Model confidence (mean pLDDT): 82 of 100. Transfer RNA from a Candidatus Micrarchaeota archaeon, 74 nucleotides, folded computationally. The source organism's lineage runs through Archaea, Nanobdellati and Microcaldota. The sequence was found in a public genome assembly. Rfam family: tRNA. The family's RNA type in Rfam is transfer RNA. Gene Ontology term of the family: triplet codon-amino acid adaptor activity.
RNA sequence: GGGCCCGUAGUCGAGUUGGCUAAGACGCCACCCUGACACGGUGGAGAUCCCAGGUUCGAAUCCUGGCGGGCCCA
Repeated sequence: GGGCCCGUAGUCGAGUUGGCUAAGACGCCACCCUGACACGGUGGAGAUCCCAGGUUCGAAUCCUGGCGGGCCCA
């Protein structure tokens, strides 16, 4: 230098034939349970989906350019 793949709550991670309120697990907070802790149960907060443009009535999803990571080729 070229090609391919990936980037979504604190962590992991689903959703990608464009359209309901963006799942779930762990973690966090409150309450219940207990003499207390743990386990367990109920509820809750937390993501403008890496960034910036574009297409569209509508974008996490499609297109373009960046940034970051991984693999391969040279």